A computed fold for a 104-nucleotide RNA from a Chloroflexota bacterium, annotated as SAM riboswitch aptamer (S box leader). The coordinates come from a structure-prediction model, not an experiment, and the mean pLDDT is 84. The sequence was found by an Rfam model in a public genome assembly. It matches the Rfam family "SAM riboswitch aptamer (S box leader)". Gene Ontology term of the family: regulation of gene expression.
[in-house]
RNA sequence: CCCUCAUCCAGAGAGGUGGAGGGACCGGCCCGUUGAAACCUCGGCAACCCCUACGUAGAGCGUAGAUGGUGCCAAUUCCGGCAGAUAGAUCUGGCAGAUGAGAC
Numbered sequence: 001c002c003c004u005c006a007u008c009c010a011g012a013g014a015g016g017u018g019g020a021g022g023g024a025c026c027g028g029c030c031c032g033u034u035g036a037a038a039c040c041u042c043g044g045c046a047a048c049c050c051c052u053a054c055g056u057a058g059a060g061c062g063u064a065g066a067u068g069g070u071g072c073c074a075a076u077u078c079c080g081g082c083a084g085a086u087a088g089a090u091c092u093g094g095c096a097g098a099u100g101a102g103a104c
Base pairs, nucleotide, nucleotide: 003102004101005100006099007098008097013042014041015040016039017038021031022030023029025081026080027079028078043073044072045071048069049068051065052064053063054062055061056060077096082093083092084091085090
């Protein structure tokens, strides 16, 4: 890289270094010298994995917790992209992507 499964309308930022980009891609629309990316420190959110407690016949399932492994902390995955329904607004499904846990 590829494959499988689950989730993606909730939530959570300060400081330092840095110095022009960033929001995956394309179109749009935004963010950015009142300081982008990246890195560091500290903090936080969440509950996928590990773990703990309780319930349950149960190693499954549910609820609660949060020391550890990840992840995340502008905008619904920022919106759309393909197909269908609809007069339209809109809705449903899909594609792509991200994250986790597996498999190889």